[in-house]
RNA sequence: ACAAUGAAGAGUUUGAUCCUGGCUCAGGAUGAACGCUAGCGGCAGGCCUAAUACAUGCAAGUCGAGGGGCAGCGGAGUAGCAAUACUGCCGGCGACCGGCGCACGGGUGCGUAACACGUAUGCAACAUACCUACAACUGGGGGAUAGCCCGGGGAAACUCGGAUUAAUACCCCAUAAAACAGGGGACCCGCAUGGGUAUAUUGUUAAAGAUUUAUCGGUUGUAGAUUGGCAUGCGUAAGAUUAGCUAGUUGGUGAGGUAACGGCUCACCAAGGCUACGAUCUUUAGGGGGUCUGAGAGGAUGAUCCCCCACACUGGUACUGAGAUACGGACCAGACUCCUACGGGAGGCAGCAGUAGGGAAUAUUGGUCAAUGGGGGCAACCCUGAACCAGCCAUGCCGCGUGUAGGAUGAAGGCGUUAUGCGUUGUAAACUACUUUUGAUUGGGAACAAAUAACUCUUGCGAGAGUAGCUGAGUGUACCAAUAGAAUAAGCCACGGCUAACUACGUGCCAGCAGCCGCGGUAAUACGUAGGUGGCAAGCGUUGUCCGGAUUUAUUGGGUUUAAAGGGUGCGUAGGCGGCUUAAUAAGUCAGUGGUGAAAGCCGGUAGCUUAACUAUCGAAAUGCCAUUGAUACUGCUAGGCUUGAGUACAGUUGAGGUAGGCGGAAUUGACAGUGUAGCGGUGAAAUGCUUAGAUAUUGUCAAGAACACCAAUUGCGAAGGCAGCUUACUAAAGUGUAACUGACGCUGAGGCACGAAAGUGCGGGGAUCAAACAGGAUUAGAUACCCUGGUAGUCCGCACUGUAAACGAUGAUCACUCGCUGUGUGCGAUAAACAGUACGCGGCUAAGCGAAAGCGAUAAGUGAUCCACCUGGGGAGUACGCCGGCAACGGUGAAACUCAAAGGAAUUGACGGGGGUCCGCACAAGCGGAGGAGCAUGUGGUUUAAUUCGAUGAUACGCGAGGAACCUUACCUGGGCUAGAAUGUGAAGGAAUGUUUUAGAAAUAGAACAGUCAGCAAUGACCUGAAACAAGGUGCUGCAUGGCUGUCGUCAGCUCGUGCCGUGAGGUGUUGGGUUAAGUCCCGCAACGAGCGCAACCCCUAUCUUUAGUUGCCAACGGUUCGGCCGGGGACUCUAGAGAGACUGCCUGCGUAAGCAGAGAGGAAGGAGGGGAUGACGUCAAGUCAUCAUGGCCCUUACGCCCAGGGCUACACACGUGCUACAAUGGCGCAUACAGAGUGUUGCAAGCUAGCGAUAGCAAGCCAAUCACAAAAAGUGCGUCUCAGUUCGGAUUGGAGUCUGCAACUCGACUCCAUGAAGCUGGAUUCGCUAGUAAUCGCAUAUCAGCAAUGAUGCGGUGAAUACGUUCCCGGACCUUGUACACACCGCCCGUCAAGCCAUGAAAGUCUGGUGGACCUGAAGAUCGUAACCCACAAGGAGCGGUUUAGGGUAAAACGGGUAAUUAGGGCUAAGUCGUAACAAGGUAGCCGUACCGGAAGGUGCGGCUGGAACACCUCCUUU
Repeated sequence: ACAAUGAAGAGUUUGAUCCUGGCUCAGGAUGAACGCUAGCGGCAGGCCUAAUACAUGCAAGUCGAGGGGCAGCGGAGUAGCAAUACUGCCGGCGACCGGCGCACGGGUGCGUAACACGUAUGCAACAUACCUACAACUGGGGGAUAGCCCGGGGAAACUCGGAUUAAUACCCCAUAAAACAGGGGACCCGCAUGGGUAUAUUGUUAAAGAUUUAUCGGUUGUAGAUUGGCAUGCGUAAGAUUAGCUAGUUGGUGAGGUAACGGCUCACCAAGGCUACGAUCUUUAGGGGGUCUGAGAGGAUGAUCCCCCACACUGGUACUGAGAUACGGACCAGACUCCUACGGGAGGCAGCAGUAGGGAAUAUUGGUCAAUGGGGGCAACCCUGAACCAGCCAUGCCGCGUGUAGGAUGAAGGCGUUAUGCGUUGUAAACUACUUUUGAUUGGGAACAAAUAACUCUUGCGAGAGUAGCUGAGUGUACCAAUAGAAUAAGCCACGGCUAACUACGUGCCAGCAGCCGCGGUAAUACGUAGGUGGCAAGCGUUGUCCGGAUUUAUUGGGUUUAAAGGGUGCGUAGGCGGCUUAAUAAGUCAGUGGUGAAAGCCGGUAGCUUAACUAUCGAAAUGCCAUUGAUACUGCUAGGCUUGAGUACAGUUGAGGUAGGCGGAAUUGACAGUGUAGCGGUGAAAUGCUUAGAUAUUGUCAAGAACACCAAUUGCGAAGGCAGCUUACUAAAGUGUAACUGACGCUGAGGCACGAAAGUGCGGGGAUCAAACAGGAUUAGAUACCCUGGUAGUCCGCACUGUAAACGAUGAUCACUCGCUGUGUGCGAUAAACAGUACGCGGCUAAGCGAAAGCGAUAAGUGAUCCACCUGGGGAGUACGCCGGCAACGGUGAAACUCAAAGGAAUUGACGGGGGUCCGCACAAGCGGAGGAGCAUGUGGUUUAAUUCGAUGAUACGCGAGGAACCUUACCUGGGCUAGAAUGUGAAGGAAUGUUUUAGAAAUAGAACAGUCAGCAAUGACCUGAAACAAGGUGCUGCAUGGCUGUCGUCAGCUCGUGCCGUGAGGUGUUGGGUUAAGUCCCGCAACGAGCGCAACCCCUAUCUUUAGUUGCCAACGGUUCGGCCGGGGACUCUAGAGAGACUGCCUGCGUAAGCAGAGAGGAAGGAGGGGAUGACGUCAAGUCAUCAUGGCCCUUACGCCCAGGGCUACACACGUGCUACAAUGGCGCAUACAGAGUGUUGCAAGCUAGCGAUAGCAAGCCAAUCACAAAAAGUGCGUCUCAGUUCGGAUUGGAGUCUGCAACUCGACUCCAUGAAGCUGGAUUCGCUAGUAAUCGCAUAUCAGCAAUGAUGCGGUGAAUACGUUCCCGGACCUUGUACACACCGCCCGUCAAGCCAUGAAAGUCUGGUGGACCUGAAGAUCGUAACCCACAAGGAGCGGUUUAGGGUAAAACGGGUAAUUAGGGCUAAGUCGUAACAAGGUAGCCGUACCGGAAGGUGCGGCUGGAACACCUCCUUU
């Protein structure tokens, strides 16, 4: 350069990922329909259903130039006054005879799976009216018949008889060949039969006339054209759950028949013909050009237009004719409809309109022959529902319009909102200017028409040219012009994602939406409405159907280890494929050429309607078929050669290969005998069972059957199943070596045949063990199981069936090629135990490559080749029906309805496990003390109540919110009241504020009286009252709308990130590993290197010391003293409170690479984090709290708000939690006596004194606190008493008397005194706390608070133990690993029966129905054959009759298909039914497969098999060092 113009995806399985795989969507199309809407034009299209039934009209006639004639019309004539009658005389012409046409055109798609159609050939096996060309002819004669006329029958349709008549009707004679028939020779040709040419000869056969004289016809023949007929190759649906079909069947001979070939028909003869390359049967269907879609290959389709076929109410039949087995012809039969005088007749819209019906659905009973075309005719012309036009319908395609420009106060209104405001609708409107397509009115106004015929001219007489004139349904249409005027004209759908487009309100799993995923349970961009927005637009959506996307049937272009999918294995038939080489051929293959591939359509160019759609014309294309010429690499075929594939031979070798026989020992069970005595056996523990009639145990002998320890191994052999003591016989195989022989003899293998574990079946044996079923014992809620004791089929043998398994390497067979390392079996080489060789096996690891990954990796799942088998979403279901096999069990083959949007594979992160490993914790263990029993206190549940306000509810609620309910609190109940409200702010106006008294009332509240008259010079201020108005209020709901705060896991050691690396990815790595730690603490190693939040440290208290400071604290020395740090004084000490020091495995020893660990080590007040506190990672529990507070939304507003009084929160058959006090002598009581710390106090703490038995009261110092006070600490110690008891224990309960607080102690306070003196004698199962200044025990203080129900809570100090072997177990937690069907994460998931509702299906006594085939009977029209009576004329012929065939009808039986059915079976689906818990983790008995038995059910058990089983130990092998 040429060529090519063409290829997009998305949603949905998961916590997330990759893959497989289905479902769904976006596109295009439509003879469409439906919903809403609708201005105009052009061009197209318009019963897809009932090939259902049809009223009415029209759709095929024409010719008088074929004929006899003349009914009707017009004219003319004759007669007649006229009415009227007559005359075929003229124009013409009904009916009739005759010719041509009616076989075209138009409709429909029933049937048909076929030479029907398409394509290509053939006819040497044929026809063809009208047309064209050529040749020849057109002479003579005859008898009828319709009509007309007359008569008869009938309701009608129609029909019968008689007389008479014509022709281009019919018949005869003549003439006649290039026709037909017969035989004859000659030449030429062909693929066979055979054909052609010329020739001589014999026989047969023809005609029609009309007329205006221009012409038009007639007959024969040849040729052409056209149209048909027949035959053949190839192509052209589905089902094998249709496998065998066929008697005119297949062929031959002869005959008949046809235009023609032919079993087309018949007679005879033969026994063939078709079929797995799918016959036959069943179902469906007109075929093609084309159309839609698609990148294409394909897939789907066959409306409109064109070609072919078939059909014309259903079925059959022929006639006429050139042509029909004839849509608007005939005959017969049938169904239906109509007429009828009941005797009989008529009809066929799948022609155009139209009607009914059916249906989701499809138009006018229109105009014209003007054009195009057709029929007839010499022609004029006639006919033409063909055709051309018009009407209806948005049914589709195309085009146009519904205005254009300016215009911001960004108007009003709507909607939204964070709401005096803003945003949006939106330049949109109003308003101004302009335009006039369309529509309206008026005016003009085409093309489609040119011929025929007439006249003139030319002529070869076929025709051609010219002149003038006629003809328009559509139509006054298209088109053009003028006038007025924005005037006449916008909707539909959508707005969660896919998919362009968002807000408000309403609703509250309701109503509804939905193509898929899915929305809706009170804040819905998903429902409904509105506003806004997006898309398309005279349309827009929805529904149906087809293709696409879907490489989701894969030729282009897929797969089969685990996702669906390799047959259980071999042998082998058909078929498919096939080594090296030579020659020939040319079938496949390739190239050229020729023919054909209709037109239309598609594509390209050009042109015509204003454009486009539409149309015209030219080209290209038409990938195909046929023929021919050539090429010969490859494949095929033929002939020959070769040895490497394959096989053979020879040699030695190997093995649990197979079959049959013989033999052997151990063990088991049994029998007998001996010894021996009380148990044995069995289990988690037991029992059933056996045993004093002697078991078990042990010894000996005997018997039986079955299986073969050790060797033994990831070993070996076999096609697979499978095969194991030793030995014999027979037999098969493999590999190795030699390279002697054959010479492609090969590979695969649909059907077929054979083999084929276990279980099972039949018959006959055998029967020791084991052991389905069964029985008993246990276990259990139950236990049709797991465990135990028994035990029958079976297990074993022979013969015969069965034919399946997780028959697995879940991996078909064969051949070739492709890095390495290593173990092992058997050969060969080799002297060899050495070795690096070689061949065939059996294993492990790995490169490349492949794979979704796991993984595979010379034994491929790599790279290629050949053949076979199989798959196409899950369930229904390997089921039903049918067929085949089997004795049966059952096996093989193998669907559909219906239903779901998934089912699935591999891997990831978690979580979980009655999985494993490591580790920690008052987790267990070891201890101490409690709880659980009693009484009381307190909280909760429950119950009660007018109310017992509300919340908290396993751990993580229950002496919790509440750190203090008599009123208040208070939220609850009853009753009485208020309504801009109980509080606060602004506030006109008024008044000081305020105090006292008083009335009604339970009070709230409502009133009355009196006193009082603020500060400031003033403005004004403080205080009180207070109208209107604006802001109320709610402990009402939602903690599952929230903030904040809190509990818990857990003070557990974890949780993450950046960069890099690995992986397709989720993700991993880091963070795992080896050590170590309290710790992801640190060290070492390492594709990781770093970092963050946590850990630790930094902070506080405490333990030691130093220093600073010395009052209110302290007092050693000195002095004083009333003997009290009281005073002077002192800073030493204690103490106070500031600042520092100190502890870091720093030192030593041992171990260790290190980190670190150990040591009664040293030193030190303290030693390995010294003790305690504060501090709580990422997150979990929709944990708790709307009643602390805050807050979205909702709700109440003379009440769900507010005030008041009283009541309640304190109830009490009961249950639980947390405590206190006890049950006593380690004690109680009495007396005496010692030692704290930390707090608190002016509405207070109160010394002291007085009174009281006391609680307290009165008076009262001091203290706003290191000063004063509370304040006494108690256990302890000393002395005394009690002496084991319901007590001198214990103090509940109750009575009485009081004190204090407070407006008020009745419901309902605490305390005191006197009296009373309950239960209780150490607490069942079970359970809680605690590892050192801890437990236990003892008291003290504080908050709240008028007081107190405090035995609670929070702190403080005093006295002061025991124990820890250890990590098996319980609980909780951390890390690693493993399995998983879990991810709402085991409180998970999930199986089956039963019960309920709905749905489709199978079976079913029967019943209804359809088509088909065969048998028999009957049998119309027609055809054919025969035939005496009748017709004719005697012949020929006809009628009639008979035979054969045949549509239809009938009879009986059978098979097949469909519908329905009492009942019945399983299946599917359905928020909350019942029973169990089979599976997923070792799923609590590992699971699963086949088989057999059993059981409510999942299921259990036996036998054999598999790993798609976890864990542990051992062995072996591999990798690395």